A computed fold for a 76-nucleotide RNA from a Frankiales bacterium, annotated as c-di-GMP-I riboswitch aptamer. NCBI's taxonomy places the organism under Bacteria, Bacillati, Actinomycetota, Actinomycetes, Frankiales.

């Protein structure tokens, strides 16, 4: 450096729910909280789901799947 893996350790993220806040809404952000996660890091390109006083050249979801980009530790 490459490949493959996740038994142990270190470290990381954080569902539901609650509080605050922003948004018409899906939902976002901050705090608490842990069901889980070896990419549960990024990304709305494809599929899918969802939202709307506005139904379209509009939005939301990356913790539904795929593609793309990046990456920690350990053992082999």
């Nucleotide at each position: 450096g490459c490949c493959a893996a996740g038994c142990a350790a270190a470290g990381g993220c954080a569902a539901a729910c609650c509080c605050g806040u922003c948004g018409u809404g899906a939902g976002g952000c901050g705090g608490g909280g842990a069901c889980g996660c070896a990419a549960a890091g990024c990304c709305a390109g494809g599929g899918g789901a969802c939202u709307c006083a506005u139904c379209g050249c509009a939005g939301u979801c990356a913790g539904c799947c795929c593609a793309g980009c990046u990456g920690c530790c350990u053992c082999g």
Its mean pLDDT, the model's own confidence on a scale to 100, is 84.